Predicted 3D model of a 472-nucleotide part of an RNA (small-subunit ribosomal RNA, 5' domain) from an uncultured bacterium.
Context: one part of a larger RNA
RNA sequence: AACGAACGCUGGCGGCAUGCCUAACACAUGCAAGUCGAACGAAGCCUUCGGGCUUAGUGGCGCACGGGUGCGUAACGCGUGGGAAUCUGCCCUUAGGUACGGAAUAACUCAGGGAAACUUGAGCUAAUACCGUAUAAUGACUCCGGUCCAAAGAUUUAUCGCCUAAGGAUGAGCCCGCGUAGGAUUAGCUUGUUGGUGAGGUAAAAGCUCACCAAGGCGACGAUCCUUAGCUGGUCUGAGAGGAUGAUCAGCCACACUGGGACUGAGACACGGCCCAGACUCCUACGGGAGGCAGCAGUGGGGAAUAUUGGACAAUGGGCGAAAGCCUGAUCCAGCAAUGCCGCGUGAGUGAUGAAGGCCUUAGGGUUGUAAAGCUCUUUUACCCGGGAUGAUAAUGACAGUACCGGGAGAAUAAGCCCCGGCUAACUCCGUGCCAGCAGCCGCGGUAAUACGGAGGGGGCUAGCGUUGUUC
Numbered sequence: 001a002a003c004g005a006a007c008g009c010u011g012g013c014g015g016c017a018u019g020c021c022u023a024a025c026a027c028a029u030g031c032a033a034g035u036c037g038a039a040c041g042a043a044g045c046c047u048u049c050g051g052g053c054u055u056a057g058u059g060g061c062g063c064a065c066g067g068g069u070g071c072g073u074a075a076c077g078c079g080u081g082g083g084a085a086u087c088u089g090c091c092c093u094u095a096g097g098u099a100c101g102g103a104a105u106a107a108c109u110c111a112g113g114g115a116a117a118c119u120u121g122a123g124c125u126a127a128u129a130c131c132g133u134a135u136a137a138u139g140a141c142u143c144c145g146g147u148c149c150a151a152a153g154a155u156u157u158a159u160c161g162c163c164u165a166a167g168g169a170u171g172a173g174c175c176c177g178c179g180u181a182g183g184a185u186u187a188g189c190u191u192g193u194u195g196g197u198g199a200g201g202u203a204a205a206a207g208c209u210c211a212c213c214a215a216g217g218c219g220a221c222g223a224u225c226c227u228u229a230g231c232u233g234g235u236c237u238g239a240g241a242g243g244a245u246g247a248u249c250a251g252c253c254a255c256a257c258u259g260g261g262a263c264u265g266a267g268a269c270a271c272g273g274c275c276c277a278g279a280c281u282c283c284u285a286c287g288g289g290a291g292g293c294a295g296c297a298g299u300g301g302g303g304a305a306u307a308u309u310g311g312a313c314a315a316u317g318g319g320c321g322a323a324a325g326c327c328u329g330a331u332c333c334a335g336c337a338a339u340g341c342c343g344c345g346u347g348a349g350u351g352a353u354g355a356a357g358g359c360c361u362u363a364g365g366g367u368u369g370u371a372a373a374g375c376u377c378u379u380u381u382a383c384c385c386g387g388g389a390u391g392a393u394a395a396u397g398a399c400a401g402u403a404c405c406g407g408g409a410g411a412a413u414a415a416g417c418c419c420c421g422g423c424u425a426a427c428u429c430c431g432u433g434c435c436a437g438c439a440g441c442c443g444c445g446g447u448a449a450u451a452c453g454g455a456g457g458g459g460g461c462u463a464g465c466g467u468u469g470u471u472c
Stems, first nucleotide, its partner, number of pairs: 001471003005468005012344006018337002020302001025300003029297003034061003039058002042055005068255003077180007086172002091168008099133004108123006139148003153160003181227003188218003193215008230252004234245004257278005280291004308334001310333003316330001317328004347377004357368004383408005391399001416461005421442003427456005437444002
């Protein structure tokens, strides 16, 4: 000097920030991802018979973003600079196409099973759901002869879609050089291991996987092993070099009760999806089921210690939708906390007989001290009354009758904490008597203690002041 701090005493206001560093401990409750009727049938309701509204289901898009945490990871994880063998929904550009058919199925109806979660059978129906045929290049494959691959419609008639190909943009995957803790009281490590051939596999290079062959590969320039740890931009300190650190904000990575697995999809091996196993909790009619706050609040626990079960989608942004709009604990706000930084205030001027009181005293006086009182003023803040924004653009303001402005009354509503032996700014008296106690170091205290406790006085900082912890 600094802090995501804590503790003690004290505490007026405002602005801007910040707020579980510990148990990645367990979680009651509510909310945090939906949307589209301009894809589809159906049911219900309303109807001015034109139509309209609502929606469980099928279908589409989204749910891989946004939000959280730092367990793991010493690694191409991150940082930086390169690389070639790749994919990329929505978006943009360009070219072309959008023809003809078919079979089902949920919803629904009927009949069952089950305590529930849920589920079985029969029958009916639609689509932008599913399938076939046609068309077929500048696409794919090719033995260069050829072979193969698509589509979906909707409506308010103006659009929105659908398919193929090429390019772009964006995003992502992969590889490499260099850099990126401590320990040698860890010296040898490795068998898919190192390389090759062939095959498989992937969007894609590759022992990525497999068969065979060779016997390689790494290591004192520290392999392997152990311990610790998310990395970075940055942050703190320092003249710098450096040291320490990685809260908030931003980029990347990893994880989502623990372990494993795949499905769907442009993208996941998926926080609020699925399956299996495990621990734990809950329901049960004992047959069987349900759950996952390291989302926002909140609870218990742990701890020196860290906030409201708040408001709004008004703004910014995101998802869906042609749109109106709906959703959004992202976000914007409000609440709590002197946790930090910054600003302001707690009055100003005048006032000597140097009042009273306190304290000291050599008893003369000194000091507190212009301090108070008194007199003259002011009104920041707080209080009362009135007006009242910007943020919004045609409309729409949670914040909020907030900020701010005007008026009013009245010094009125507002000061503490630590220290005074030296280091180190600041001294006397009383009490105590190696006791009680102080203390960062040196050290004070055993009868005159500037060092303990109190008082008066003084010094420092100030809505804070000290202590403790940690870093430089």

Background: The full RNA is in RNAcentral, with records from ENA, Greengenes and SILVA. The coordinates come from a structure-prediction model, not an experiment, and the mean pLDDT is 87.